[in-house]
A computed fold for a 350-nucleotide part of an RNA from an uncultured organism, annotated as small-subunit ribosomal RNA, central domain. It matches the Rfam family "Bacterial small subunit ribosomal RNA".
Context: one part of a larger RNA
RNA sequence: UUGGGCGUAAAGGGCCCGCAGGGUGUUUUUUAAGUCUGCUGUGAAAUUUCGUAGCUCAACUUCGAAAGUGCAGUGGAAACUGAGAGACUUGAGUACAGAAGAGGGAAGUGGAAUUCCUGGUGUAGCGGUGGAAUGCGUAGAUAUCAGGAAGAACACCAACGGCGAAGGCAGCUUUCUGGUCUGUUACUGACCCUGAGGGACGAAAGCGCGGGUAGCGAACAGGAUUAGAUACCCUGGUAGUCCGCGCCGUAAACGAUGUACACUUGAUGUUGGGAGAUUUGGUCCUUUCAGUAUCGGAGCUAACGCGUUAAGUGUACCGCCUGGGGAAUACGAUCGCAAGGUUAAAACUC
Numbered sequence: 001u002u003g004g005g006c007g008u009a010a011a012g013g014g015c016c017c018g019c020a021g022g023g024u025g026u027u028u029u030u031u032a033a034g035u036c037u038g039c040u041g042u043g044a045a046a047u048u049u050c051g052u053a054g055c056u057c058a059a060c061u062u063c064g065a066a067a068g069u070g071c072a073g074u075g076g077a078a079a080c081u082g083a084g085a086g087a088c089u090u091g092a093g094u095a096c097a098g099a100a101g102a103g104g105g106a107a108g109u110g111g112a113a114u115u116c117c118u119g120g121u122g123u124a125g126c127g128g129u130g131g132a133a134u135g136c137g138u139a140g141a142u143a144u145c146a147g148g149a150a151g152a153a154c155a156c157c158a159a160c161g162g163c164g165a166a167g168g169c170a171g172c173u174u175u176c177u178g179g180u181c182u183g184u185u186a187c188u189g190a191c192c193c194u195g196a197g198g199g200a201c202g203a204a205a206g207c208g209c210g211g212g213u214a215g216c217g218a219a220c221a222g223g224a225u226u227a228g229a230u231a232c233c234c235u236g237g238u239a240g241u242c243c244g245c246g247c248c249g250u251a252a253a254c255g256a257u258g259u260a261c262a263c264u265u266g267a268u269g270u271u272g273g274g275a276g277a278u279u280u281g282g283u284c285c286u287u288u289c290a291g292u293a294u295c296g297g298a299g300c301u302a303a304c305g306c307g308u309u310a311a312g313u314g315u316a317c318c319g320c321c322u323g324g325g326g327a328a329u330a331c332g333a334u335c336g337c338a339a340g341g342u343u344a345a346a347a348c349u350c
Base pairs, nucleotide, nucleotide: 004321005320006319007304008303012318014201016199017198021194022193023192025088026087027086028085029084030083031082033081034080035077036076037075038074039073040072041071042070048066049065050064051063053061054060091191092188093187094186095185096183097182098181099180103177104176105175106174107173108172109171110154114150115149116148117147118146119145120144121143125136126135162169163168206247207246208245209244210243211242215241216240220236221235222234223233258317259316260315261314262313263312266295267294268293269292270291271290272289273288274287275286276285299306300305323350324349325348332343333342334341335340
């Protein structure tokens, strides 16, 4: 390579957009590149296979035939693929009418809590722990009342809920803005799917410059614990956490499950719509789309389990795997300010 695989055994790219490439709905017609078929030429000999013949046989050798699955030329076929022309509406999209939402950006704003500051009341403790101590406090703390300042996060609502491609998103208001769902017809007429390279986004930590700093808090210091205690516990506390701009590009970036489409018994919730039936009304009921959950049938699976949101049955395309360690590595290349990232071996060993 072939073949087999990728939820948990090795294996789905973190996620989307998208050039090339690959694949692609119904139908009419033309063409004949692929495809199928006839003929001609060629496909050296030896070798190979079959049938004879010659050495007493055989090996070996001679003759004849086949084969040589190919290539070229030429004549035809037109179902399928391709190509040209035309038509269609189911895929896809647009318009219109509605709907929900922590989707994103910016600006403004609110209350509770915390810490600090000022003042009042008040007096000897507070704090902390398994128990203590370090620490704070007669220079008046803790507690309590009033006023002020600052930064960060948004209790209840809140959900098994919602939105987003993923990362992720939550006080409230305004503004700008992306996507989704439902319904009705109308319009465009295959405009679609996937997507190597490429591009955009991408938690936390980290980095650069400038701000900010209430709480928390790596490092660090002290107190304990302990045989020791570079820890767990306690008292402090710097980076950081926050904001702006620019990098980094990784995570158990997980549903450990790539994307798209089609098909295949059900039950019960729940979110957002539509239709119907019914009622004084609310509800309830029936049905149908789109999501999100639980349980289960067939089927699948090594089992666990999955089960119309498939890990069932198929199609298209991409990514990835091939014993463990060595190896989240070395070297090289490339990106980065750095930290490091991406790509990625071998010796050796079991």